The part of an RNA shown here (small-subunit ribosomal RNA, central domain) has 348 nucleotides and comes from an uncultured prokaryote. The full RNA is in RNAcentral, with records from ENA. Its mean pLDDT, the model's own confidence on a scale to 100, is 91.

Context: one part of a larger RNA
RNA sequence: CUGGGCGUAAAGCGCGUGCAGGCGGCUGGUUAAGUCUGGUGUGAAAGCCCGGGGCUCACCCCCGGAAGUGCGCUGGAAACUGGCCAGCUAGAGUAUGGGAGAGGGAAGUGGAAUUCCUGGUGUAGCGGUGAAAUGCGUAGAUAUCAGGAGGAACACCGGCGGCGAAGGCAGCCCCCUGGGUCAACACUGACGCUCAGGCACGAAAGCAUGGGGAGCAAACAGGAUUAGAUACCCUGGUAGUCCAUGCCCUAAACGAUGUCAACUAGUUGUCGGGUCUUAACGGGCUUGGUAACGUAGCUAACGCGUGAAGUUGACCGCCUGGGGAGUACGAUCGCAAGAUUAAAACUC
Numbered sequence: 001c002u003g004g005g006c007g008u009a010a011a012g013c014g015c016g017u018g019c020a021g022g023c024g025g026c027u028g029g030u031u032a033a034g035u036c037u038g039g040u041g042u043g044a045a046a047g048c049c050c051g052g053g054g055c056u057c058a059c060c061c062c063c064g065g066a067a068g069u070g071c072g073c074u075g076g077a078a079a080c081u082g083g084c085c086a087g088c089u090a091g092a093g094u095a096u097g098g099g100a101g102a103g104g105g106a107a108g109u110g111g112a113a114u115u116c117c118u119g120g121u122g123u124a125g126c127g128g129u130g131a132a133a134u135g136c137g138u139a140g141a142u143a144u145c146a147g148g149a150g151g152a153a154c155a156c157c158g159g160c161g162g163c164g165a166a167g168g169c170a171g172c173c174c175c176c177u178g179g180g181u182c183a184a185c186a187c188u189g190a191c192g193c194u195c196a197g198g199c200a201c202g203a204a205a206g207c208a209u210g211g212g213g214a215g216c217a218a219a220c221a222g223g224a225u226u227a228g229a230u231a232c233c234c235u236g237g238u239a240g241u242c243c244a245u246g247c248c249c250u251a252a253a254c255g256a257u258g259u260c261a262a263c264u265a266g267u268u269g270u271c272g273g274g275u276c277u278u279a280a281c282g283g284g285c286u287u288g289g290u291a292a293c294g295u296a297g298c299u300a301a302c303g304c305g306u307g308a309a310g311u312u313g314a315c316c317g318c319c320u321g322g323g324g325a326g327u328a329c330g331a332u333c334g335c336a337a338g339a340u341u342a343a344a345a346c347u348c
Base pairs, nucleotide, nucleotide: 003320004319005318006317007302008301012316014201016199017198021194022193023192025088026087027086028085029084030083031082033081034080035077036076037075038074039073040072041071042070049065050064051063052062053061054060091191092188093187094186096183097182098181103177104176105175108172109171110154115149116148117147118146119145120144121143125136126135162169163168206247207246208245209244210243211242215241216240220236221235222234223233258315259314260313261312262311263310266293267292268291269290270289271288272287273286274285275284276283277282297304298303321348322347323346330341331340332339333338
């Protein structure tokens, strides 16, 4: 000496589940694989190192010793790791009883609004813009009233609020169903943590087949603007947006912060549960979330700060100058679009 890192500089897999693997609570016993120690064999010679000797010295050569960090065999030790046995309850889980929630799937249903259709009233404009025009309207529009059709989304409540692993989830009601949380303790007795591969899920757009189509709206057409205007603005408008089934598998999939556990000042708001107190409002304690500030500490700074980016441990993923390039080639997957894996020459 035996890397340093990953919020923003390169770097946390989009997210979960989980086999192998790695790691693993407390007590007693046993074993002796790891570990420690003694003996012994081996570890060729030469060389290196030490002592001595021979060439007048040295280089060189000769003799002896040590070393050879290793391996085999064997005796021993038993703290720690491992194996086996027995036990424990602080980790993990099950049961009981509460309570919150846009968690998921499926079926039904409601009102407002837009559009369209039918009928009534009514007459010359409506619409749109910075200003206009395209467009619509005497074949009666816009406005207004009544009735009807259809699709999509659910104002207020609504919150820096809640739920979910993430993506994400919102009118109301019913059915099926997952998870988390709290309380008191009863039970199981380490059953745990992480996880390369694998598997499941995964916004939007896109694809396939069949439906649906009100509004919106890539493409497209027209009107404006402009030097031009393949745009921004306006009038239209098709895929699509919606449903079912099957694919695609990407994202600023973000907290740009992997998961789990332990420890380390506080203050304030809010959501769920418990408990004590109060006539009530409220308050105290406790527990699980979600936010704002902040101590120590950390950080290049910004900032983070018990929900850590602090102090540590376990396991996984990833980074290693810019461009070339997330590209080529190969491979796997896909109907395709493409996705995943992933270089080099060259150049600065």